A computed fold for a 103-nucleotide RNA from Lysinibacillus contaminans, annotated as SAM riboswitch aptamer (S box leader). Of the family's consensus pairs, 97% are formed in the model. Rfam family: SAM riboswitch aptamer (S box leader). Rfam's curators write: The SAM riboswitch is found upstream of a number of genes which code for proteins involved in methionine or cysteine biosynthesis in Gram-positive bacteria.

[in-house]
RNA sequence: UUCUUAUCGUGAGAGAUGGAGGGAUUGGCCCUAUGAAGUCUCAGCAACCAGUUCCUGGCAUGGUGCUAAAUCCAAGUGGCGGUAGUCGCCUUGAAGAUGAGAA
Numbered sequence: 001u002u003c004u005u006a007u008c009g010u011g012a013g014a015g016a017u018g019g020a021g022g023g024a025u026u027g028g029c030c031c032u033a034u035g036a037a038g039u040c041u042c043a044g045c046a047a048c049c050a051g052u053u054c055c056u057g058g059c060a061u062g063g064u065g066c067u068a069a070a071u072c073c074a075a076g077u078g079g080c081g082g083u084a085g086u087c088g089c090c091u092u093g094a095a096g097a098u099g100a101g102a103a
Base pairs, nucleotide, nucleotide: 001103002102003101004100005099006098007097008096013042014041015040016039017038021031022030023029025075026074027073028072043067044066045065048063049062050061051059052058053057071095076092078090079089080088081087
């Protein structure tokens, strides 16, 4: 990097450094000098894998992951409603993220 599979409306931030971006893409809408990204330290959340256990479950010990907003919302298909507005709701998919397995 590619493929398969599971999950994604729960939860959980302070300090130091840094100095203008960030929320994947596009369109919105947001966050941000009352300090963005990144890096470091400490803390926390979470049972995916391993481990363990008193095993419909529990435990953050090891490996990951995560700690603004539903994956922030929408995107393509199908359906329903309707005050007819590029409106609202439902369904399923694509894309994305993370874990596990495989090549």

The RNAcentral record of the sequence draws on Ribocentre.